[in-house]
């Protein structure tokens, strides 16, 4: 100076669906309180190089027992970062053939 599905600490975002109840799809679908809404917490995933997640969308095409299940939509509009460490890659300088 380059770079990483790498990693550590801190701090921040986030979403938790479908079901024949067998189970499905996913990194995650968890535990508690509460008549409900909702709250509270593990875990997981993501943090601007940003498709974690929202919005658009009770929309489109395909699928499936059903579902963001799968694809466009998506160089379409929002979205949360700072410190280290290790590895790469150039470059220089030292040392040794």
């Nucleotide at each position: 100076a380059u770079a990483g599905c790498u990693u550590a600490c801190u701090a921040g975002g986030g979403g938790a669906g479908c079901u024949g109840c067998g189970g499905c799809u996913g990194a995650g679908a968890g535990g508690g309180g509460a008549a409900a809404a909702c709250c509270c917490u593990g875990a997981c995933c993501c943090u601007u190089g940003g498709a974690a997640c929202c919005u658009g969308a009770u929309a489109c095409a395909g699928u499936u027992a059903a579902u963001g299940c799968u694809g466009g939509c998506g160089c379409a509009g929002g979205g949360a970062a700072g410190u280290g460490a290790c590895u790469u890659c150039a470059u220089u300088g030292a040392u040794g053939a």
TPP riboswitch aptamer (THI element) from Lentibacillus sp. CBA3610, 97 nucleotides, folded computationally. NCBI's taxonomy places the organism under Bacteria, Bacillota, Bacilli, Bacillaceae, Lentibacillus. Its mean pLDDT, the model's own confidence on a scale to 100, is 77.